Overview:
This is a predicted structure of a 93-nucleotide RNA (c-di-GMP-I riboswitch aptamer) from Negativicutes bacterium UBA1444. It was read from a public genome assembly, where an Rfam model found it. Its mean pLDDT, the model's own confidence on a scale to 100, is 83. Lineage of the source: Bacteria > Bacillati > Bacillota > Negativicutes.
RNA sequence: GGUACUGUUGGGCAAACUCGCCCAAAGGCGGGGACGCAAAGCCGUGGGUCUAAGGGCCGCGGAUACGUGGCUCAUGACUGCCAGGUUGCACCG
Numbered sequence: 001g002g003u004a005c006u007g008u009u010g011g012g013c014a015a016a017c018u019c020g021c022c023c024a025a026a027g028g029c030g031g032g033g034a035c036g037c038a039a040a041g042c043c044g045u046g047g048g049u050c051u052a053a054g055g056g057c058c059g060c061g062g063a064u065a066c067g068u069g070g071c072u073c074a075u076g077a078c079u080g081c082c083a084g085g086u087u088g089c090a091c092c093g
Stems, first nucleotide, its partner, number of pairs: 012037002017032006035080001041086003045083003048078003054073008
């Protein structure tokens, strides 16, 4: 210098779907699974969206109790809806 073989070449999170559990629901947790994400780490602080057990109002049935349907209200939920706050990794200066 050439050829062949072998090893190394940081990683992280986890959508849909699925199984189990919690739950009135939205949704959450865990296993499987990857659609994607340079914050798809954390915080419900602002906006927004979702749900309505329970409360209020109304209709129907009913003597009443009650049953049933509609509207409305988060105190519930979503940080992978956006923004903001905050923390972190890599590279360059």